Source information: Predicted 3D model of a 72-nucleotide RNA (transfer RNA) from a Candidatus Berkelbacteria bacterium. Its Rfam family is "tRNA". Rfam's curators write: Transfer RNA (tRNA) molecules are approximately 80 nucleotides in length. The family's RNA type in Rfam is transfer RNA. Its mean pLDDT, the model's own confidence on a scale to 100, is 82.

RNA sequence: GGGCCCGUAGUUCAGCGGUAGAAUGCCUCCAUGGCAUGGAGGAGGUCCGCGGUUCGAAUCCGCGCGGGUCCA
Numbered sequence: 001g002g003g004c005c006c007g008u009a010g011u012u013c014a015g016c017g018g019u020a021g022a023a024u025g026c027c028u029c030c031a032u033g034g035c036a037u038g039g040a041g042g043a044g045g046u047c048c049g050c051g052g053u054u055c056g057a058a059u060c061c062g063c064g065c066g067g068g069u070c071c072a
Stems, first nucleotide, its partner, number of pairs: 001071007010024004018055001026042006048064005
């Protein structure tokens, strides 16, 4: 320098055109004499950035940025 893959909640990931979810972690409450465990509820992400396409973009396209991998 070039090819390919990835970037979504604190963390690990799903969602692949119709306005964002799970697990775990965190907070509150209940059960226990207390802990562990279990149950109920809640907070938390303008989906890496900027453009473009579209009635509508996390999703499709382009250019960047970051990470991984292969080639030179």